[in-house]
RNA sequence: GGGCCGGUAGCUCAGUUGGGAGAGCGUCUGAAUGGCAUUCAGAAGGUCGUGGGUUCGAUUCCCUUCCGGUCCACCA
Numbered sequence: 001g002g003g004c005c006g007g008u009a010g011c012u013c014a015g016u017u018g019g020g021a022g023a024g025c026g027u028c029u030g031a032a033u034g035g036c037a038u039u040c041a042g043a044a045g046g047u048c049g050u051g052g053g054u055u056c057g058a059u060u061c062c063c064u065u066c067c068g069g070u071c072c073a074c075c076a
Stems, first nucleotide, its partner, number of pairs: 001072007010025004019056001027043006049065001051063003
């Protein structure tokens, strides 16, 4: 330098024939209980890596760029 995969909640990750942003764990609140454990109910938490484009509408399609992983090439 080139190819491929990945980047979504604090963590681990789903979600693509373009239209509702989610799960588990964690956090907070409440209830049950002798109990800060456990169970149940509820809530908060996201510019979907960045910037731009297409579209009535983009996590999703196109371009750019950054980060991580991997393979190849080049130099030594």
The prediction has a mean pLDDT of 81. Predicted 3D model of a 76-nucleotide RNA (transfer RNA) from a Candidatus Fermentithermobacillaceae bacterium. The RNAcentral record of the sequence draws on ENA. Rfam family: tRNA. The family's RNA type in Rfam is transfer RNA.